A computed fold for a 107-nucleotide RNA from an Actinomycetes bacterium, annotated as SAM riboswitch aptamer (S box leader). The coordinates come from a structure-prediction model, not an experiment, and the mean pLDDT is 82.
RNA sequence: ACAUCAUCCAGAGCGGCUGAGGGACGGGCCCGACGACGCCGCGGCAACCAGUGGUCCAUGCACGUCACGUGUGGGCAGACCAGGUGCCAAUGCCCGACCGAUGAGGA
Numbered sequence: 001a002c003a004u005c006a007u008c009c010a011g012a013g014c015g016g017c018u019g020a021g022g023g024a025c026g027g028g029c030c031c032g033a034c035g036a037c038g039c040c041g042c043g044g045c046a047a048c049c050a051g052u053g054g055u056c057c058a059u060g061c062a063c064g065u066c067a068c069g070u071g072u073g074g075g076c077a078g079a080c081c082a083g084g085u086g087c088c089a090a091u092g093c094c095c096g097a098c099c100g101a102u103g104a105g106g107a
Base pairs, nucleotide, nucleotide: 002106004104005103006102007101008100013042014041015040016039017038021031022030023029025096026095027094028093043088044087045086047085048084049083052082053081054080055079056078060072061071062070063069064068092099
């Protein structure tokens, strides 16, 4: 780079550097020298990881003094934490298009 599947009306700051465009594309409409976009530091949000790891734990099993308790067991269900990416203007800003982005496994 390619195809498949899923998601995209919620959520998310501060500072430093740079300096003119940016919001993928077309048409709109917005953002931007009151410094956008981009990069860095700290911080945050929570979409996926066909559970990646840890802790807890339902079902199950065994025993018992059998409303329950103890042990076992548990990524196969659920919760939390961490991690891997991702994301932190506007419904992917709106419409259009053979559109775009993110994640997962695939060959």